c-di-GMP-I riboswitch aptamer, 86 nucleotides, folded computationally. Model confidence (mean pLDDT): 82 of 100. The sequence was found by an Rfam model in a public genome assembly. Its Rfam family is "c-di-GMP-I riboswitch aptamer". Rfam describes the family as follows. GEMM was predicted in a large-scale screen for bacterial structured RNA regulatory elements.
């Protein structure tokens, strides 16, 4: 240099869950908090989940069915990428 395994040093991220905040939601934010994460970095131009407001049918209805233009990268693909004992 490559491959495989392992986690030492030095650092990064933050599930649940609480408060606050936008959001119809679903989810975001910030703050606390750590269950994990070698891509838990970026990608919502493939797949996949999730919501379901406007709209539209339907209905005795404050109901019920479609419906992403709203979402999730910590589900899969994609793509960039740090450290080095054996």
């Nucleotide at each position: 240099u490559a491959a495989a395994u392992a986690u030492a040093u030095g650092g990064g991220c933050a599930a649940a869950c609480u408060u606050g905040u936008c959001g119809a939601a679903a989810g975001g934010c910030a703050a606390g908090g750590a269950c994990g994460c070698a891509a838990a970095g970026c990608u919502a131009u493939g797949g996949g989940u999730c919501u379901a407001a406007a709209g539209c049918u339907c209905c005795a209805g404050u109901g019920a069915g479609c419906a992403a233009u709203g979402a999730c990268a910590g589900c899969c693909g994609g793509u960039u990428g740090c450290c080095u004992g054996u």